[in-house]
RNA sequence: UUUGAUAAGGGCAAACCUAUUGAAAAUUAGGGGCGCAAAGCUACGAAUCUAAGGUAGAGAAUACUAUGAUGGUCGGGCUGCCACAG
Numbered sequence: 001u002u003u004g005a006u007a008a009g010g011g012c013a014a015a016c017c018u019a020u021u022g023a024a025a026a027u028u029a030g031g032g033g034c035g036c037a038a039a040g041c042u043a044c045g046a047a048u049c050u051a052a053g054g055u056a057g058a059g060a061a062u063a064c065u066a067u068g069a070u071g072g073u074c075g076g077g078c079u080g081c082c083a084c085a086g
């Protein structure tokens, strides 16, 4: 520097359940363990989800809308343990 073992010491924790906050998506905490070598951090680009508020609508329905969310969707940026191997 690349790579990632059927290695060592460890780490994280999907679905689901309970509680919490929230309009929702979802968050946080506990249980759980599908997986993960960046499943550490970051919403910068894309993507996806939600639509309280706003806009359209006479109104209801409905549609649009992120300023909300996802880093375990992908890319980018920052940082990092171990060492079979080169």
Base pairs, nucleotide, nucleotide: 002085003083004082011036012035016031017030018029019028021026034072040078041077042076044075045074046073047070048069049068053065054064055063056062

Source information: c-di-GMP-I-GGC riboswitch aptamer from a Clostridia bacterium, 86 nucleotides, folded computationally. Of the family's consensus pairs, 90% are formed in the model. The prediction has a mean pLDDT of 87.